Predicted 3D model of a 476-nucleotide part of an RNA (small-subunit ribosomal RNA, 5' domain) from Humulus lupulus.
Model confidence (mean pLDDT): 84 of 100.
Its Rfam family is "Bacterial small subunit ribosomal RNA".
The full RNA is in RNAcentral, with records from SILVA.

Context: one part of a larger RNA
């Protein structure tokens, strides 16, 4: 010089586009972030004189909630990166090849009683289904063979058909699994390991495997640094360098891991599951003291830490997602808006003319000199500023704009609303007077400062940079 999630002292005029708890993986008041489905089912209530049709949900039932969003505590590891494999599984999706025959019992909802303070129950009777179960098929699965075992659901519609079920088989996206190689420092860590290492029986699991276990063998790593205790999420990438090397892993992209702290498992195609269950602990709350309830490392927001990092806004119009035949719905994902010169990168702050080279102020050799065309002053223009009107695009198509009475045009008034920091003694671009007098002080380095100090304070003048400038900090 360059950089920076930046503080920090001074100033500070618009816009755009980024970008924000780097310290406490501290603790949380609050509000909201995960629901749809009446075209699967019985019902109860609303409406209406009645029928009929329509509305509206607690419950049973399918889906989804494993995704999206957050943190980087742990992890030195097949965790990641990157090249390979065989011994896998995949729900919705695609593309093919077949299929839905029969029957009977149950459980919630409702009702009745009932225990509790409340959180939540308990008991009796009923009752539907795309809920659950038999029997019947069967291109599949299992066994050397003989054989043996496995399935479905009905629903809208006047109908055509429509979206659904159940069994093959391929797919395409996912995901599990192995392995070679690569990954920070420490020998003032040198020896570590008994399920250890490889084998044989079982088990086990979607699938290899000591994954678990009986039983045999003694083996298996290690100065190519094993184990041990310290750091740490990794990667594309960033960021400086000419390259090589070097730091660095903030947003955006992938992948791991974690969801109060440790443990465990259900359920499902998928979780040992951030806003799910259980059991242990700290913590906070509420109890009628018998018992309960909680989980911001989502988005806002409080408190604490801290040098230090925003609003408890706006709408689901987009874009993505779940759900539904479908009009829809729901969604703090996103999409915008607020506020912070945080950072990048436009513009403005006026242009032309103007010497009696006024005045004040600094300097002076006292003659001028400089500040200086700079200012009035004459004349332009309107980026901007203010008032006013209209109103595009995002959307091929028919309908929907939070943003937003925004951008952007166009019409009116007006130089009108906008400069400021650091430095001037060498590096290093810019000097001279006053006051101090080894005193105050400055100070990256070298040095200064003891009576004429271009180095300390003031002044004037200048230099750089410029809605920025200095400083401190970290890298190169």
């Nucleotide at each position: 010089g360059g950089a920076u999630g930046a503080a920090u002292g001074c100033u500070g005029g618009c816009g755009g586009c980024a970008u924000a708890c780097u310290u406490a993986a501290c603790a949380c008041a609050u509000g909201c972030a995960g629901g749809a489905u009446g075209a699967a089912c019985g019902a109860a209530a609303a409406g209406u004189g009645g029928u009929g049709u329509u509305u509206c949900u607690a419950g049973u039932g399918g889906c989804c909630a494993a995704c999206g969003g957050g943190u980087g505590g742990g992890u030195a590891a097949c965790g990641u990166g990157u090249a390979a494999g065989a011994a896998c599984c995949u729900g919705c999706c695609c593309u093919u090849g077949g299929g839905a025959g029969g029957g009977g019992a149950a459980c919630a909802a409702c009702a009745g009683c009932u225990a509790g303070a409340a959180a939540c129950g308990a008991c009796u009777a009923c009752u539907a289904a795309u809920a659950a179960c038999c029997c019947g098929u069967a291109a599949g699965c299992u066994g050397a063979g003989g054989a043996g075992c496995a399935a479905a659901a009905g629903g809208a519609g006047g109908a055509a058909u429509c979206a659904g079920c159940c069994c093959g088989a391929g797919g395409a996206g996912g995901g599990g699994u192995u392995c070679g190689c690569a990954u920070c420092g420490g020998a003032u860590u040198a020896c570590c390991u008994a399920g250890u290492u490889g084998g044989u029986g079982a088990g086990g699991c979607a699938a290899u495997a000591u994954c678990u276990u009986u039983c045999c063998a003694a083996g298996g790593c290690g100065a190519u640094g094993a184990u041990c205790a310290g750091u740490a999420g990794c990667u594309a990438g960033u960021u400086a360098g000419a390259g090589a090397g070097g730091a660095u892993g903030a947003u955006c992209a992938g992948c791991c891991a974690c969801a109060c702290u440790a443990g465990g498992a259900c359920u499902a195609a998928g979780a040992c599951a951030c806003a799910g269950c259980c059991c242990a602990g700290a913590c906070u709350c509420c109890u009628a003291c018998g018992g309960g309830a909680g989980g911001c490392a989502g988005u806002a927001g409080u408190g604490g830490g801290g040098a230090a990092u925003u609003u408890u806004c706006c709408a689901c119009a987009a874009u993505g997602g779940g759900u539904g035949a479908a009009c829809g719905u729901c969604u703090g994902u996103c999409g915008a808006a607020g506020a912070a010169a945080u950072g990048c990168c436009u513009c403005g702050u006026g242009g032309a003319g103007g010497u009696a080279g006024a005045a004040u102020g600094c300097c002076u050799a006292c003659g001028g000199g400089u500040c200086g065309u700079g200012a009035a002053c004459u004349u332009c223009u309107u980026u901007c500023c203010u008032c006013g009107a209209g109103a595009a695009a995002a959307u091929a198509c028919a309908a929907u704009g939070a943003u937003g009475c925004u951008a952007u045009c166009u019409g009116g008034g007006g130089a009108a609303u906008a400069a400021g920091c650091u430095u001037c003694g060498g590096c290093u671009a810019a000097c001279u007077c006053u006051g101090u007098g080894c005193u105050a002080g400055c100070a990256g380095c070298c040095a200064u400062g003891g009576u004429a100090a271009u180095a300390u304070a003031g002044a004037g003048g200048a230099u750089g940079c410029a809605a920025g400038c200095g400083u401190u900090a970290u890298c190169u």